The RNA shown here (SAM riboswitch aptamer (S box leader)) has 123 nucleotides and comes from a Balneolales bacterium. Its Rfam family is "SAM riboswitch aptamer (S box leader)". About the family: The SAM riboswitch is found upstream of a number of genes which code for proteins involved in methionine or cysteine biosynthesis in Gram-positive bacteria. Its family is annotated with regulation of gene expression in the Gene Ontology. Its mean pLDDT, the model's own confidence on a scale to 100, is 79. The model forms 100% of the base pairs in the Rfam consensus.
RNA sequence: CUCUUAUUGAGAAAGGUGGAGGGAUCAGGCCCUGUGAAACCUUAGCAACCGCUCCGGAAACGGGGGUCAGGUGCUAAAUCCUGCUCCGGAAUAGCAGCAUUCAUUCCGCGGGGAAGAUGAGGG
Numbered sequence: 001c002u003c004u005u006a007u008u009g010a011g012a013a014a015g016g017u018g019g020a021g022g023g024a025u026c027a028g029g030c031c032c033u034g035u036g037a038a039a040c041c042u043u044a045g046c047a048a049c050c051g052c053u054c055c056g057g058a059a060a061c062g063g064g065g066g067u068c069a070g071g072u073g074c075u076a077a078a079u080c081c082u083g084c085u086c087c088g089g090a091a092u093a094g095c096a097g098c099a100u101u102c103a104u105u106c107c108g109c110g111g112g113g114a115a116g117a118u119g120a121g122g123g
Base pairs, nucleotide, nucleotide: 001123002122003121004120005119006118007117008116013043014042015041016040017039021032022031023030026083027082028081029080044075045074046073047072049071050070051067052066053065054064055063056061079115084112085111086110087108088107089106090105091104092103
């Protein structure tokens, strides 16, 4: 760098250096930030995962618990929200006798995708 797979609405801080940006990219929003952004260092903490360990089980196990030291990641806001598609509801305009259909807009921590992030395994 790439492929596969699982998770992705929870959780968790302070100090030092630094000096203007940041929230993945693009776009539209919205937010954080000189009451100090990014980045780096130190210590602390959190835990979807690996590891270690206990229980259940004939085994498989995608089941339940614990976690010293360890691997890894993380510690504003749902992956901050949306953008692709489907479903449900509502409104507006036009056609129309009515219904229906079509178009546009709005609402829904509704469904499914795409992309991203993290872990594990492979190339």